Notes:
The RNA shown here (c-di-GMP-I riboswitch aptamer) has 85 nucleotides and comes from Methylophaga sp. The coordinates come from a structure-prediction model, not an experiment, and the mean pLDDT is 77. The source organism's lineage runs through Bacteria, Pseudomonadati, Pseudomonadota, Gammaproteobacteria and Methylophaga. It was read from a public genome assembly, where an Rfam model found it.
RNA sequence: UAUAGAUAAAGCCAACCUUGGUGUAAGCCAAGCACGGAAAACUUCAGAUCUUUGGUCACAACUUAAAGAUAGCUGGGUUGCAAUU
Numbered sequence: 001u002a003u004a005g006a007u008a009a010a011g012c013c014a015a016c017c018u019u020g021g022u023g024u025a026a027g028c029c030a031a032g033c034a035c036g037g038a039a040a041a042c043u044u045c046a047g048a049u050c051u052u053u054g055g056u057c058a059c060a061a062c063u064u065a066a067a068g069a070u071a072g073c074u075g076g077g078u079u080g081c082a083a084u085u
Base pairs, nucleotide, nucleotide: 004085012037013036017032018031019030020029021028022027035072041078042077043076045075046074047073048070049069050068051067052066053065054063055062056061
């Protein structure tokens, strides 16, 4: 310097749900609470899923396109802490 992450210690984050706020919606924010997580830290680059508008259409449904959401959907990129090997 790089890779791995078995075992400890000290710590970290916070699913669902409840309350309040916000958004047409998917969702997001705050407080409480922990399902879980070795990057559950950051980032929409690629895929996937979801929402809205538009189009086809009698509805259902489908979908070129546009705008958004999910980083705790998968992969990629960037960064970080302790001990031992």